[in-house]
Context: one part of a larger RNA
């Protein structure tokens, strides 16, 4: 130096835990904002740097109910207190609530600066933006918020093994704006000689019909099966009022606009003529019941023995049980503590039922006239939407040019045309079923267990980093209890250690559970 044995240093792997995640499940709840909000600044304790509540009435204040022995958060001391005359919590409903931020008297480089008016002795208060309605008095708007809707726009990277039509995809982004859901929606449907009867949303039908440089690829529908189940109201006709204009013989008529009542459909209906009939049925609802939730409240049943620092394991006899979910306690407890089954519960808040009171709201004949949605519907040209790429291209939507019929009407049935069917366009409205989770409670896991799961178990969007949009860590673990090493001693020590103590253990000593490898060193024995 090698090799081997021992015993250390160093490290922080592994085991084992979790305080935190991660997916989901059933319920809530689906909005907060000019009565100042989402979010910040800045202050607020006896001491207080960070967090966490709070707001100059500042870890708080008021009522009320609820608890029932501690008690001034994290956070421990050390001072000063508070409470059985009910504190601290905890639930409700108030009060207060700087300064900025939609920020809104004006300004401004947020958290500052500067005014008017009016009240006030003052201190100090209130009022003053902007638009839309409105005559005013006044009322709404707005700002923010995870997905989830609708609409307006709208890529490319990709795939076609190159690319140009296609593809991705109408995705991702952006704008606008709604609600707890929106969107659709009561057949100018679908279908086929049978019928069905709004609309969604699931499974089928099907990767079928189909479309495509017929290339990648894109791809219905009718039917059936299930979810859930609901239908309405206007325009016009005709009748009456208000008003405004023409015109008059002044008696009206007439035509605009406005209100009211009628009416609302395809086996056409309606006005209108006329017969019968005032009910079925429904909408909102003060108030009241009841049910749910609700701070909490009641809530069975165990002892001993031996072994251990410690008993909940053992071992022996018991006992509850609509409670043997679950978590804690010095190991592993139905019966030791919190619970747990079950039961009771005030304010508030929900649901649902009832309902003073008000509001819609019929059924026939007849059919000679009137109505039944106009720059609409269709056509040309030009895109766009559908399974459908211009194609024999039906439908549906937009620019643009054109432009009809009036019920013996007018559309559909995939050019187009007859017949057959089906339906009534050019106004509107409408629960559920259907999507989704920032948020609250409950559970649940062949999900992670600190390099994992969130980036973040820790004062994490922190600390770093960038001019900035922005990126973005690392860091859990002593013990059952701090009993957190009185005291003496080496030592320059507030270092570090060596008695001793404290404990089941100090090689659990705070650089703290386990302590693996790397790497460094002591002794010892063999060897060159």
């Nucleotide at each position: 130096g090698g090799c081997g044995c021992a015993c250390g240093g160093g490290g922080g792997a592994u085991g084992c835990c979790u305080a935190g995640g991660c997916u989901c499940u059933c319920a809530g709840a689906g909005g907060c904002g000019a009565a100042g909000a989402a979010g910040g600044a800045c202050g607020u304790g006896a001491u207080a740097a960070g967090c966490u509540g709070c707001g100059a009435a500042a870890a708080g204040c008021u009522a009320c109910g609820g608890g029932g022995a501690u008690u001034g958060g994290c956070c421990a001391a050390u001072g000063c207190g508070a409470g059985u005359u009910g504190a601290u919590c905890c639930g409700u409903a108030g009060a207060u609530a700087u300064c900025c931020g939609a920020a809104u008297g004006g300004g401004g480089c947020a958290a500052c600066c500067c005014g008017a008016u009016c009240c006030g002795c003052a201190a100090g208060g209130a009022u003053c933006a902007u638009c839309u309605c409105g005559a005013a008095a006044g009322a709404g708007a707005a700002g923010c918020g995870a997905a989830c809707g609708u609409g307006g726009g709208g890529a490319a990277c990709u795939g076609a093994a190159a690319c140009a039509u296609c593809u991705a995809a109408g995705u991702a982004c952006c704008c606008a704006u709604a609600g707890g859901a929106g969107g659709a929606g009561a057949a100018a449907a679908u279908a086929a000689c049978a019928a069905u009867g709004a609309u969604u949303c699931c499974g089928u039908a099907a990767g079928u019909a189909g479309u495509g440089g017929c290339g990648a690829g894109c791809g219905a529908a009718c039917g059936c099966g299930g979810a859930g189940g609901a239908g309405c109201c206007c325009a016009a006709a005709c009748c009456g009022g208000u008003u405004a204009u023409g015109u008059u013989a002044c008696g009206g008529c007439a035509u605009g606009a406005c209100c009211g009542g009628g009416g609302u459909u395809g086996u056409a209906g309606g006005a209108c003529c006329u017969g019968c009939g005032a009910a079925a049925u429904u909408g909102a609802g003060a108030u009241a019941a009841a049910u749910c939730u609700g701070a909490c409240g009641a809530g069975a049943a165990c002892u001993g023995c031996g072994u251990g620092g410690g008993a909940a394991a053992g071992c022996a006899g018991a006992c509850c049980g609509u409670a043997g979910g679950g978590g804690g306690u010095g190991a592993g407890a139905g019966u030791c503590c919190c619970g747990u089954a079950u039961u009771g519960g005030a304010a508030g808040g929900a649901u649902u039922u009832a309902g003073a009171u008000u509001g819609a709201g019929g059924c026939g004949g007849g059919u000679a006239u009137c109505c039944u949605g106009a720059g609409u519907a269709g056509g040309g040209c030009g895109g766009g939407a559908c399974c459908g790429g211009a194609g024999a291209a039906a439908u549906c939507c937009c620019g643009u040019u054109u432009g009809a019929a009036a019920c013996u009407g007018c559309c559909g049935g995939c050019a187009c045309c007859a017949u057959c069917c089906g339906g009534u366009a050019a106004g509107g409205c409408u629960a559920a079923a259907u999507a989704c989770u920032c948020c609250u409670g409950a559970g649940a896991g062949a999900c992670c267990g600190a390099u994992a799961g969130u980036g973040a178990a820790c004062g994490a969007g922190u600390a770093c980093c960038g001019u900035g949009a922005g990126g973005g860590a690392a860091a859990g673990g002593u013990g059952a209890a701090a009993a957190g090493u009185a005291c003496u001693c080496c030592g320059a020590a507030u270092a570090g250690g060596a008695g001793g103590g404290u404990g089941a253990a100090a090689u659990a000593g705070a650089a703290c559970c386990u302590g693996a490898a790397a790497c460094c060193g002591u002794g010892c024995g063999c060897u060159u």